[in-house]
C1' cells in the first nucleotide's frame, strides 16, 4: 500500500502503556454519523398451507460422470421355505473429477488473459410494502499492483 467484503468516522467516560506533566497509543463500555441486512399496511402479487417444511445472509445456482455407502424402494434368479444370498435398476449418504447461472481482478466500455463459484443462519414462521421496529458495522489474501486500447 492494494484486494474481496455493508464492515468506516466521530465523540464522551473509565482502565493500561510512556512520562514531572501534557501529548499520544491500546482496549473496554455507551452514544452519534455514514454504509448495509430484516422484520412491517393498503395496492399489487399469489392459490396454497401439512412438508421430501419453509425462509434469510451470500455472487456461490443448476447440472454430468466415477466410486462408496443404506438393515431404503421395485424386479430377477438360487434357495435348506428360516427369510437369507447375489444382481440389476431407482432415490438417499459420502468422497473425487467435469461443466455452468452468477461473481471478481481499474471510476467506466471492449479485447485477451487469470482466478472464484463456497459457507452460514432463523426454527414451522415471514411476497411486495408507507408509517414504525430490530439488528450488523466482521474476516481473509498479496508485496506485487493481470494486460493493451
Nucleotide at each position: 500500500c492494494g484486494u474481496c467484503g455493508a464492515g468506516u468516522u466521530c465523540g464522551a467516560c473509565g482502565u493500561c502503556a510512556c512520562g514531572c506533566a501534557a501529548c499520544u497509543g491500546a482496549c473496554g463500555u455507551c452514544g452519534g454519523a455514514g454504509c448495509c441486512g430484516g422484520g412491517g399496511a393498503a395496492c399489487c402479487a399469489g392459490u396454497c398451507u401439512u412438508g421430501u417444511g419453509g425462509g434469510g445472509u451470500g455472487a456461490a445456482u443448476c447440472u454430468c460422470c466415477c466410486a462408496u455407502u443404506u438393515c431404503c424402494g421395485g424386479c430377477c434368479a438360487g434357495u435348506a421355505c428360516g427369510u437369507c444370498u447375489g444382481g440389476u435398476c431407482g432415490a438417499g449418504u459420502u468422497g473425487g473429477g467435469g461443466g455452468u447461472a452468477g461473481g471478481g481482478c481499474a471510476g467506466g466500455u471492449c479485447g485477451u488473459g487469470c482466478c472464484c463459484g463456497a459457507a452460514u443462519c432463523c426454527g414451522u414462521c415471514a411476497g411486495c410494502u408507507c408509517a414504525c421496529c430490530c439488528g450488523g458495522u466482521a474476516g481473509g489474501c498479496g508485496u506485487a499492483c493481470a494486460c493493451g486500447a
Annotation: Predicted 3D model of a 149-nucleotide RNA (c-di-AMP riboswitch aptamer (ydaO/yuaA leader)) from Nocardioides sp. The prediction has a mean pLDDT of 79. The sequence was found by an Rfam model in a public genome assembly.